[in-house]
A computed fold for a 76-nucleotide RNA from a Pseudomonadota bacterium, annotated as transfer RNA. Taxonomically the source falls in Pseudomonadota (Bacteria, Pseudomonadati). Its mean pLDDT, the model's own confidence on a scale to 100, is 81.
């Protein structure tokens, strides 16, 4: 340099045909217990990597860029 994949909550990941974002764990509060753990209930937590475009509407489609990973090429 070329090709492909991935990027969504603190972490690991879903998100169907474009219809307005969710789960588990972690955190906080409560119940239960003599107390702790476990269990149960609730709450909070998001610029969907960055930007532009298409659209009534974009996590999803198009384009550019950035980061990570893998492969290929180059290495006088």
């Nucleotide at each position: 340099g070329c090709u492909g994949a991935u990027g969504u909550a603190g972490c690991u990941c879903a998100g169907u045909c474009g219809g307005u974002a969710g789960a588990g764990c972690a955190g906080c509060c409560g119940a239960u217990u003599c107390g702790u753990a476990a269990u149960c209930g609730g709450c909070a937590g998001g610029u969907c990597g960055c930007g532009u475009g298409u659209u009534c509407g974009a996590g999803u489609c198009a384009c550019g860029c950035c980061a990570u990973c893998a492969g290929c090429a180059c290495c006088a």

The RNAcentral record of the sequence draws on ENA. Rfam family: tRNA. It is annotated as a transfer RNA.